[in-house]
RNA sequence: UUCUUCGGGGUCGGGUGAAAUUCCCUACUGGCGGUAAAGUCCGCGACCCGAAGCUGCAGGCCCCGCUAUCUGUAUGGGAAUUGCCGUUUCGGCUGACUCGGUGAAAGUCCGGGACCAACAGUAAAGUCUGGAUGAAAGAAGAA
Numbered sequence: 001u002u003c004u005u006c007g008g009g010g011u012c013g014g015g016u017g018a019a020a021u022u023c024c025c026u027a028c029u030g031g032c033g034g035u036a037a038a039g040u041c042c043g044c045g046a047c048c049c050g051a052a053g054c055u056g057c058a059g060g061c062c063c064c065g066c067u068a069u070c071u072g073u074a075u076g077g078g079a080a081u082u083g084c085c086g087u088u089u090c091g092g093c094u095g096a097c098u099c100g101g102u103g104a105a106a107g108u109c110c111g112g113g114a115c116c117a118a119c120a121g122u123a124a125a126g127u128c129u130g131g132a133u134g135a136a137a138g139a140a141g142a143a
Stems, first nucleotide, its partner, number of pairs: 001143006013025003027127002029117002031044004039115002048092007056084004062078003065073002097113005119130003
């Protein structure tokens, strides 16, 4: 450098109510890289927003060409422009931790107690449904 494969998990049980896996009690889950082993430290990805470039598709207008004129305009070519899908780059946004112990070293291990979780739908959602049998940070293997 090329190719292939892999690459996100989770409400048991109960209460109220016409209706809630969304409210209340409770239960359960935790992408990737770094580092003394991390949902909470540092960084990255995805989601969402904005800008610019590129390919494709579609629309209208203008010019050339065609027409005896007004006009119209199949086919063909050109210029600028609008919208949509895809893709590349950049930017923005992007949640949450403390105490004690061990140790050379741990906000990562052990113990106690906490906290967080995008967007849309819906009786208000980390867990249901949907974008997503998607994509990606990356990991493994082969040449």
FMN riboswitch aptamer (RFN element) from uncultured Acetatifactor sp., 143 nucleotides, folded computationally. The RNAcentral record of the sequence draws on MGnify. The organism belongs to Acetatifactor, within Bacteria.